A computed fold for a 1397-nucleotide RNA from an uncultured Desulfobulbaceae bacterium, annotated as small-subunit ribosomal RNA. RNAcentral holds the sequence, with entries from ENA and SILVA.
[in-house]
RNA sequence: AGAGUUUGAUCCUGGCUCAGAACGAACGCUGGCGGCGUGCUUAACACAUGCAAGUCGAACGCGAACGUCUUUUUCGGAAGACAAGUAGAGUGGCGCACGGGUGAGUAACGCGUAAGUAAUCUACCCUGGUGUCUGGGAUAACUCAGCGAAAGCUGUGCUAAUACCUGAUACGCUGGAGACAGGAAAGGUGGCCUCUUCAUGAAAGCUACUGCACUGGGAGGAGCUUGCGUACCAUUAGCUAGUAGGUAGGGUAACGGCCUACCUAGGCGACGAUGGUUAGCGGGUCUGAGAGGAUGAUCCGCCACACUGGAACUGGAACACGGACCAGACUCCUACGGGAGGCAGCAGUGAGGAAUAUUGCGCAAUGGGGGCAACCCUGACGCAGCGACGCCGCGUGGAUGAUGAAGGCCUUCGGGUCGUAAAAUCCUGUCAGAUGGGAAGAAGUGUCACGCGAUUAAUACUCGCGUGAUUUGACGGUACCAUCAAAGGAAGCACCGGCUAACUCCGUGCCAGCAGCCGCGGUAAUACGGAGGGUGCAAGCGUUGUUCGGAAUUACUGGGCGUAAAGCGCGCGUAGGCGGUAUGUUAAGUCAGCUGUGAAAGUCCACGGCUCAACCGUGGAAGUGCAUUUGAAACUGGCAUACUUGAGUACUGGAGGGGGUAGUGGAAUUCCCGGUGUAGAGGUGAAAUUCGUAGAUAUCGGGAGGAAUACCGGUGGCGAAGGCGACUAUCUGGCCAGAUACUGACGCUGAGGUGCGAAAGCGUGGGGAGCAAACAGGAUUAGAUACCCUGGUAGUCCACGCUGUAAACGAUGUCAACUAGGUGUUGGAGUGGUUAAUCGCUUCAUUGCCGCAGCUAACGCAUUAAGUUGACCGCCUGGGGAGUACGGUCGCAAGAUUAAAACUCAAAGGAAUUGACGGGGGCCCGCACAAGCGGUGGAGUAUGUGGUUUAAUUCGACGCAACGCGCAGAACCUUACCUGGUCUUGACAUCCCGGGAAUCCUGUGGAAACACGGGAGUGCCUCUUUGAGGAGCCUGGUGACAGGUGCUGCAUGGCUGUCGUCAGCUCGUGUCGUGAGAUGUUGGGUUAAGUCCCGUAACGAGCGAAACCCCUAUCGUUAGUUGCCAGCGCGUAAUGGCGGGGACUCUAGCGAGACUGCCGGUGUCAAACCGGAGGAAGGCGGGGAUGACGUCAAGUCAUCAUGGCCCUUAUGCCCUGGGCUGCAAACGUCCUACAAUGGCUGGUACAAAGGGUUGCAAGACCGAAAGGUGGAGCCAAUCUCAAAAAGCCAGCCCUAGUUCGGAUUGUGGGCUGCAAUUCGCCCACAUGAAGUCGGAAUCGCUAGUAAUCGCGGAUCAGCACGCCGCGGUGAAUAUGUUCCUGAGCCUUGUACACACC
Repeated sequence: AGAGUUUGAUCCUGGCUCAGAACGAACGCUGGCGGCGUGCUUAACACAUGCAAGUCGAACGCGAACGUCUUUUUCGGAAGACAAGUAGAGUGGCGCACGGGUGAGUAACGCGUAAGUAAUCUACCCUGGUGUCUGGGAUAACUCAGCGAAAGCUGUGCUAAUACCUGAUACGCUGGAGACAGGAAAGGUGGCCUCUUCAUGAAAGCUACUGCACUGGGAGGAGCUUGCGUACCAUUAGCUAGUAGGUAGGGUAACGGCCUACCUAGGCGACGAUGGUUAGCGGGUCUGAGAGGAUGAUCCGCCACACUGGAACUGGAACACGGACCAGACUCCUACGGGAGGCAGCAGUGAGGAAUAUUGCGCAAUGGGGGCAACCCUGACGCAGCGACGCCGCGUGGAUGAUGAAGGCCUUCGGGUCGUAAAAUCCUGUCAGAUGGGAAGAAGUGUCACGCGAUUAAUACUCGCGUGAUUUGACGGUACCAUCAAAGGAAGCACCGGCUAACUCCGUGCCAGCAGCCGCGGUAAUACGGAGGGUGCAAGCGUUGUUCGGAAUUACUGGGCGUAAAGCGCGCGUAGGCGGUAUGUUAAGUCAGCUGUGAAAGUCCACGGCUCAACCGUGGAAGUGCAUUUGAAACUGGCAUACUUGAGUACUGGAGGGGGUAGUGGAAUUCCCGGUGUAGAGGUGAAAUUCGUAGAUAUCGGGAGGAAUACCGGUGGCGAAGGCGACUAUCUGGCCAGAUACUGACGCUGAGGUGCGAAAGCGUGGGGAGCAAACAGGAUUAGAUACCCUGGUAGUCCACGCUGUAAACGAUGUCAACUAGGUGUUGGAGUGGUUAAUCGCUUCAUUGCCGCAGCUAACGCAUUAAGUUGACCGCCUGGGGAGUACGGUCGCAAGAUUAAAACUCAAAGGAAUUGACGGGGGCCCGCACAAGCGGUGGAGUAUGUGGUUUAAUUCGACGCAACGCGCAGAACCUUACCUGGUCUUGACAUCCCGGGAAUCCUGUGGAAACACGGGAGUGCCUCUUUGAGGAGCCUGGUGACAGGUGCUGCAUGGCUGUCGUCAGCUCGUGUCGUGAGAUGUUGGGUUAAGUCCCGUAACGAGCGAAACCCCUAUCGUUAGUUGCCAGCGCGUAAUGGCGGGGACUCUAGCGAGACUGCCGGUGUCAAACCGGAGGAAGGCGGGGAUGACGUCAAGUCAUCAUGGCCCUUAUGCCCUGGGCUGCAAACGUCCUACAAUGGCUGGUACAAAGGGUUGCAAGACCGAAAGGUGGAGCCAAUCUCAAAAAGCCAGCCCUAGUUCGGAUUGUGGGCUGCAAUUCGCCCACAUGAAGUCGGAAUCGCUAGUAAUCGCGGAUCAGCACGCCGCGGUGAAUAUGUUCCUGAGCCUUGUACACACC
């Protein structure tokens, strides 16, 4: 110090979340030791039991008992002494107001800070002064009597005091101006005999100490008052009668309405009164760079409280935690009459709760109360116990140790990793354990002895000091030290997708689960669970909760408001805030210095003490604050005086739909009257409702009435905004310019307040032509409560009143200053030139556009700022809920205004970018439409598919781009499916061991696979050749393994389809932009084309297009067999049949040719286009191959390959038979037809391209035919399939379910094949179905094309209406791009991006 998360990506705004630190914590897992701290945050809930405040005999009176001893005795007892003046209670003094607990109440002089008290008090303590005289009467205890269950109470009698009371005296006391008046006391203990008295000695005396009373001072403490500071809500705006003040009195230690009487009518409040909610406050603590924010445990200061509420007594002090009274609730005792109690003291109990300890030891230390003291009391305190609750420290071993052991995990099977880790060897000894030693914390007090000093008459007593002796430790035999033995007893927790350090395997399969946010999980999960490994921290680690931080996300430091949330609709103006120039003065603000204070602890720094640290001690700094005081005078403020530039007034002109009132026009609509006139009018996309023969519409004339003001008219004018438009008159507000004079800061903004405020709406009364919510009808539509049409009421208009809102917008508050320009517009003024109009220049004000700097997230703004500054106001703080609810205010109502929360989401949003899309636009193309020709959809059949059926009907393909597709050919095989029968190292591959040559013939069983036999037969190569080894093949066995058309095409490669042969898709460098990106590739032309040209912040380049390649159209040349035959010759009935020939055709090599090359025109002097010539061919000549970046998780794991998963006597392998051909109806693609442009019969002509030795097969013969017999020839320009068919020439048919059509079925044959039943093809005879041109809809085709006709080939034993090729005959139409569909480019909108399915 930041990070994640909105998007396809970007920048911004903005929220949510995380990383840090902390805790009186709790929970989960785990747990060795010690030190120091700390521990009911909840029920101020209720409490059993014990303890927590007593002490003094040196203030006072009384006064036991147990027990022991003695005497006595009637042996029951009695008396006495000691116990003991003890225990005990009582009177009295001091203390109990401290110490300890808690935070309920309290928003307050409660707390903090700084002052005041001349308005006060103060026991005990310290230090001065004075006094301590003289009397008196009671009373408790006790005795006796009585009441009561008890607690306790009453009466009688006795008694003491430092208890109580009178008198005297008194001061520097109190009161009072003074005179004067008032007001005290208590003694006790020890010692002594100097003085006085009695006389061994004592007290009435003396002395010491202590106490008491009065009165000063001090210290500490307390009361009261004041300035300033101290939470939230205005959806709490008014509160107040002792209220505010005065006078008098009372009361208090003391001021005071503190209380009372009277008088006055005030007092507080937007600088927040009153009310409500919450809360003890501070030093501090946590966090933070700080400013701040949160908090107020432990420790310290203050306050408040003591079961709840109230009022008091005593006292120096209380309205009193362990006192008292009253009331209440609760608990307990009771004889039912009545009593007792208060843990928010320390322990402890119950309850509540996630949660918080021992009914411990001791007064040894420190401190407190009483006491002269000894001493007593002290749950304050000192210690110990429990809890990892926190902080700090230590340990759980150290060194060496590579066969990198075993084992785990992973693996590409080679290895890697846990890992020097372990084992092993050598050491050490902290902690814990055992044994032994063993502190500091203790200084005193007291007593005894000695010495010195003070006091005194005194060598008593007493007091002080010094020395010596003696005595005091809860913790605790603790800390610490030494010795002993032993690596022995001592490591876990969380995490490992990103943020965030740390990765693999297995399991699971949107299940189980995880998760702080984003998000993981639907079969290859680094995110779930486990394991191995790793990372982090460590006696702890995580989770939860809370606080601050990050968050500049409330912004004082340090934010914003055109579009992200945010400028009030607009003025006027109160309070408030801010305010021009000059001089003087003041010193409130401001600045500087001194002083006081800012407690201690804490934080920080230094040093020191526990072995270190935590912890503790000593000193310092700091504490930014408040107050006193002394100065300074620039700035702000106050006061005074002046000034003119801000502001205003007067004067002269000017423009204007500014506002109010009254009046006057013309055009148009509608209505009424009359004339002409006749059948329609009106309205719409098309219609209808509607009006019209009772005379409409149209047209002419006259009249009525209301509303609005054409043209001018304009980013032109006026107004604060809303808004304002015919003309005239009148009343009136503001603005601009010019030139002078005057006033002298009079100004700006503006919370509340107040006024204005479109349209709609409301009230009352008018008015009502047109228009027109509601409403009615007609249409449209699936519906149509709409859009369209015909009507039509409120309303729109006027007057008066209300409402108070709008995208009331420039989505931009008002005022002022400053900061480049250019060009328009409106209204003035000046000036140059001109006779004037016109024109130029300067200047002020208004209103627009463009544009620099600057600003902005960008868009954009830019002297009319969203720039640079100042003043004041308003407003914002994630989205939704919601401008909603409740409450208040306003309103007749409608409603307006003010304005939340629960809950919910991780976004919502702004600007811009790239795409995609649009029933947006522009340009352009394509058999896309149109123009044509022929089909499909109807029939029958073939074939594929869905569906259904089945043991199985194997699987895949599903819009175009699946469906005569994989399949260029399922009877067995194929075959993957089903039934049944077999095999288990396997049908196939490699390795190992054993045997055997291979191979051939054959028998039995069986459906076959297979099982069991019989016979023949012995090879090749090498070597140290009776033999051994090797290659190949067969066979038996063991295990590694084989095998799988099993799954996943959404794990993949490869291949393919499609957009699309569409013209696009990109890159480098540069430039622009914060960036995503843009530019280039856009623009003007042109093209089939991102084809080419021109322009251009782009310049180049690549993949595509084109070209290069093949076929074809023309020609040349070379070559001339198997092809050809013009001329010559031979032969034939005839034929290139033969000799020959290369001319022609043809074959197949090489070339030529076409390039907008030439001419004319158009075009930007271009590219190019149009026309023409020549040419076989003309503008890409025709056809093919060729398919950019990418899209569709498109198709294929069943062509092949392949990761992972699955099967392994089976999901593998072999075999038989069956199925893939099953069939109600449905869909796709073909074939054949429905006929006469035809069918049938006969005759006759012309191809191309192919195939052929497991083959094609001629001639000949047989058969009616399919075909058969037989085989010449041919490995093919030679032979053959092979007949081409439509065509042409004749004949018949005569419009019909036919001489059309051929389905279906029967019979008989042929061919292939092991086999034709399921389930092949062909022939003949017989049979002769539907069908007479096909609904909605839909397909192909632009020329040698469509249509039509036949031929060949692949597959193949056989099987072709399919597929792939070949030639023959051979059209019609295109004016064009409005529409449908698809594509391209530019542009525009977008709330889409899985992208409009």
Its mean pLDDT, the model's own confidence on a scale to 100, is 86. Rfam family: Bacterial small subunit ribosomal RNA. Gene Ontology terms of the family: ribosome and structural constituent of ribosome.